[in-house]
Context: one part of a larger RNA
RNA sequence: UGACGGGGGCCCGCACAAGCAGCGGAGCAUGUGGUUUAAUUCGAAGCAACGCGAAGAACCUUACCAGGUCUUGACAUCCAGGUAAAGCUGCAGAGAUGCAGUGUGUGCUUGCACAAUCUGAGACAGGUGGUGCAUGGUUGUCGUCAGCUCGUGUCGUGAGAUGUUGGGUUAAGUCCCGCAACGAGCGCAACCCUUGCCAUUAGUUGCUACGAAAGGGCACUCUAAUGGGACUGCCGGUGACAAACCGGAGGAAGGUGGGGAUGACGUCAAGUCCUCAUGGCCCUUAUAGGUGGGGCUACACACGUCAUACAAUGGCUGGUACAGAGGGUUGCCAACCCGCGAGGGGGAGCCAAUCCCACAAAGCCAGUCGUAGUCCGGAUCGCAGUCUGCAACUCGACUGCGUGAAGUCGGAAUCGCUAGUAAUCGCGGAUCAGAAUGUCGCGGUGAAUACGUUCCCGGGUCU
Numbered sequence: 001u002g003a004c005g006g007g008g009g010c011c012c013g014c015a016c017a018a019g020c021a022g023c024g025g026a027g028c029a030u031g032u033g034g035u036u037u038a039a040u041u042c043g044a045a046g047c048a049a050c051g052c053g054a055a056g057a058a059c060c061u062u063a064c065c066a067g068g069u070c071u072u073g074a075c076a077u078c079c080a081g082g083u084a085a086a087g088c089u090g091c092a093g094a095g096a097u098g099c100a101g102u103g104u105g106u107g108c109u110u111g112c113a114c115a116a117u118c119u120g121a122g123a124c125a126g127g128u129g130g131u132g133c134a135u136g137g138u139u140g141u142c143g144u145c146a147g148c149u150c151g152u153g154u155c156g157u158g159a160g161a162u163g164u165u166g167g168g169u170u171a172a173g174u175c176c177c178g179c180a181a182c183g184a185g186c187g188c189a190a191c192c193c194u195u196g197c198c199a200u201u202a203g204u205u206g207c208u209a210c211g212a213a214a215g216g217g218c219a220c221u222c223u224a225a226u227g228g229g230a231c232u233g234c235c236g237g238u239g240a241c242a243a244a245c246c247g248g249a250g251g252a253a254g255g256u257g258g259g260g261a262u263g264a265c266g267u268c269a270a271g272u273c274c275u276c277a278u279g280g281c282c283c284u285u286a287u288a289g290g291u292g293g294g295g296c297u298a299c300a301c302a303c304g305u306c307a308u309a310c311a312a313u314g315g316c317u318g319g320u321a322c323a324g325a326g327g328g329u330u331g332c333c334a335a336c337c338c339g340c341g342a343g344g345g346g347g348a349g350c351c352a353a354u355c356c357c358a359c360a361a362a363g364c365c366a367g368u369c370g371u372a373g374u375c376c377g378g379a380u381c382g383c384a385g386u387c388u389g390c391a392a393c394u395c396g397a398c399u400g401c402g403u404g405a406a407g408u409c410g411g412a413a414u415c416g417c418u419a420g421u422a423a424u425c426g427c428g429g430a431u432c433a434g435a436a437u438g439u440c441g442c443g444g445u446g447a448a449u450a451c452g453u454u455c456c457c458g459g460g461u462c463u
Base pairs, nucleotide, nucleotide: 007463008462009461010460011459012458013457015453016452019417020416022414026308029305030304031303032302033301034299035298042053043052064294065293067291069289073124077123078122079120080119081118082117083116087102088101089100090099091098092097105114106113107112108111126283127282129281131279135277136276137272138271139270140268142266147186148185149184150183151182152181153162154161155160166177167176168175192260193259194258195257197228198227199226200225201224202223203222206218207217208216210215231254234248235247236246237245238244310410314369315368316367317366318365319364320363326357327356328355331350332349336345337344338343376407381402382401383400384399385398386397387396423445424444425443426442427441428440429439
């Protein structure tokens, strides 16, 4: 000077408390450990690993395993020689591949060059091989916490101190006052995006006070550009005549209006050599390359995270209403027809404020069930199908019929959330041929509680 204390003072945070809904019990999905395996590729490990890398493992991916293969190589540059090469066909093979046949560029200066390919030699290629404790880059975390520093001056032999401490105040080292300090930088805040109000401009594909339509119109809704608006600006009180705080008015909005982006100096030799880049090390007929098949999907068990339930604030049946944000040409696919359905046929429209995905669901109005392992719950299994795709056996999703397991609200313990939030309800996107209960977004309905800071956890500051 720091760090630490079951030392002290002050302060903050869904940290506790007050509440709401969960997890821990059930079956399922998914990740991990363990075990198994020829292989179950690798990494991630308290918070900050475990629906994580993976925005999507049938083949591919794929890095793993056992086979069958190749060796200047799948890829790049250079040398010598030959030939157009690619493609197509046939045969062998699981395929990689091998053999045979067919095939016969471009530029010009007309016998050279270019491109492609084959053969040969070596320089070299190649490595998801090891080291994240050699590194760059990038990410997590403390933490959107309010801190971290510098110049000059002053003090101290010095390490250092001061400033940054103190009195108030704030979300804030925010601001005010004081002060051997005076200033400054990185952070805070603001500038940026979005949402809430208004105006102006612009009206097609949007809207509709006119109209049956065509048309007319741009008021309204909306779209998208510009601007206004909120600043403790005004009033009262408290305060130290300050900063500020409390209450009020006006206002769509009030004291940071809500949300986002934004992450200081640093910490954890934190994570990543399997995104990429890279030092030195290692392999070089193999630790490289290509190939068909298998595995990553195993299963006495243990843990994490979801979705679904255990029902009547509900299940089922019928009728009926209202979104937002997105995506679409190798695409979205309407009407209509067939099928109980998944789906099939069909082909209009749309490169989309035009057409399509696309009926939102909870809700509301009726009916039924009557507390039962049930008309709850849907696992599991059987049969029959649909779709994608060379191909659904290992190992896809979905549909119909049948089957109908556990489960009657969950021990100790534990998580999230303070408002359009929790809870609940559906919709869309990315990835993607197909394959979400994951993830990222969107809107609908819409609560309860906060006395307070003694205690638990984390943090700041002075001592």

A computed fold for a 463-nucleotide part of an RNA from an uncultured bacterium, annotated as small-subunit ribosomal RNA, 3' major domain.
Its Rfam family is "Bacterial small subunit ribosomal RNA". Gene Ontology terms of the family: ribosome and structural constituent of ribosome.